[in-house]
This is a predicted structure of a 72-nucleotide RNA (transfer RNA) from a Patescibacteria group bacterium. Its Rfam family is "tRNA". By type it is a transfer RNA.
RNA sequence: GCCAGGGUAGCUCAGCGGUAGAGCAGCAUCUUCAUAAGGUGACGGUCGAGAGUCCGAUCCUCUCCCCUGGCA
Numbered sequence: 001g002c003c004a005g006g007g008u009a010g011c012u013c014a015g016c017g018g019u020a021g022a023g024c025a026g027c028a029u030c031u032u033c034a035u036a037a038g039g040u041g042a043c044g045g046u047c048g049a050g051a052g053u054c055c056g057a058u059c060c061u062c063u064c065c066c067c068u069g070g071c072a
Base pairs, nucleotide, nucleotide: 001071002070003069004068005067006066007065010024011023012022013021018055027041028040029039030038048064049063050062051061052060
């Protein structure tokens, strides 16, 4: 340099164009003499950046940045 895959909550990952979810972690609470385990609840997101298409974009198109693999 070329090709492919990926970038979404603190972490691991879903999300077939119609206002983004789960598990784990953390917080509160219930249970216990107490702890652990378990139950319940709430919180937590400029969807890598910018532009375009569209009534509407995490999703489609373009450019750029970063990560992984392959080729040279």